[in-house]
Transfer RNA from Dokdonia pacifica, 72 nucleotides, folded computationally. Rfam family: tRNA. The family's RNA type in Rfam is transfer RNA.

C1' cells in the first nucleotide's frame, strides 16, 4: 500500500427493499415502606465527521476518522 467487516443515549441491542428510532439497563423525579430493598409510574438522554442523491437518509453515493480481520 490493498481488500473485507463493523460504528446507533452512560452500557448492551432492535430498526424486511428509504417514510415519526424502540428495547432492556443505568440515571432523574414521584408512589408504596418506619427506612432501605423490590415493584409501579414519570423525565431526560443517540444515528462516527463531513458532502451529495430524494419531497424525505440511521438506511442509498462519494471522502474521512477509528477499531478488528485477511493479504502483501
Nucleotide at each position: 500500500g490493498c481488500a473485507g467487516u463493523u460504528a446507533u443515549g452512560g452500557u448492551g441491542u432492535u430498526a424486511a427493499u428509504g417514510g415519526c428510532a424502540g428495547c432492556a439497563u443505568a440515571a432523574u423525579a414521584g408512589a408504596c415502606u418506619u427506612c432501605c430493598a423490590c415493584u409501579c409510574u414519570u423525565u431526560a438522554g443517540g444515528u462516527c465527521u463531513g458532502a451529495g442523491u430524494u419531497c424525505g437518509a440511521a438506511u442509498c453515493u462519494c471522502a474521512g476518522u477509528a477499531a478488528c480481520u485477511g493479504c502483501u